[in-house]
Molecule: transfer RNA
Organism: Eisenbergiella massiliensis
RNA sequence: GCGCCUAUAGCUCAAUGGUUAGAGCGCACGCCUUAUAAGCGUGUGAUGCCGUUUCGAUUACGGCUAGGCGCA
Numbered sequence: 001g002c003g004c005c006u007a008u009a010g011c012u013c014a015a016u017g018g019u020u021a022g023a024g025c026g027c028a029c030g031c032c033u034u035a036u037a038a039g040c041g042u043g044u045g046a047u048g049c050c051g052u053u054u055c056g057a058u059u060a061c062g063g064c065u066a067g068g069c070g071c072a
Stems, first nucleotide, its partner, number of pairs: 001071007010025004018055001026044006048064005
């Protein structure tokens, strides 16, 4: 330098172009317990950035950024 893949919550992952972007773990509070753990309930918090298409974009398209793999 060229090609390919990936980017969603603190972490690991879902989500057919359309209802409020969900789950597990985590964290906070509460219940339970003499207390802790376990268990139960409630809450918390996210679509890498800029554009295009569309009535509507996490999703499609282009560019950029970051990471990974391969070739040279």